This is a predicted structure of a 110-nucleotide RNA (Glycine riboswitch aptamer) from a Bacillota bacterium. Its Rfam family is "Glycine riboswitch aptamer". From the family's description: This family represents the bacterial glycine riboswitch. The sequence was found by an Rfam model in a public genome assembly.
[in-house]
RNA sequence: AUGAUGGGUGUCGAGAGAGUUGAGUAUAACGCUCACACCGAAGGAGAAAAUAUUUUUCAGGUAUCCCUGGAGAAUGUGAAACUCUCAGGUCAAUAGAUCGCACCCAGACC
Numbered sequence: 001a002u003g004a005u006g007g008g009u010g011u012c013g014a015g016a017g018a019g020u021u022g023a024g025u026a027u028a029a030c031g032c033u034c035a036c037a038c039c040g041a042a043g044g045a046g047a048a049a050a051u052a053u054u055u056u057u058c059a060g061g062u063a064u065c066c067c068u069g070g071a072g073a074a075u076g077u078g079a080a081a082c083u084c085u086c087a088g089g090u091c092a093a094u095a096g097a098u099c100g101c102a103c104c105c106a107g108a109c110c
Base pairs, nucleotide, nucleotide: 005106006105007104008103009102010101012100013099014098019036021035022034023033024032025031037090038089039088043086044084045083046082050077051076052075053074054073055072056071057070058069059068060067061066
């Protein structure tokens, strides 16, 4: 259940930030190359607490082996709208996380 919620889709609605910077080239415009300056909300990347394994050391238990607890080390798992700025972007357009709406699939919590 006249659908909680999750996933996907969309010619749907809302949707921020930062250079219409300089030089060259070409052009109706867009574009391309170089240089400096910026943004974070496509995508991508990073890892906190915690936790698992191994191991070092201290204390206790009759105590080399064993158990319990404390303090470290190494490796792994570990989130974001945080961080990075690879990619992308810095007039408009396009794109745009996220929210809403609709549809499709699944189906029980809020």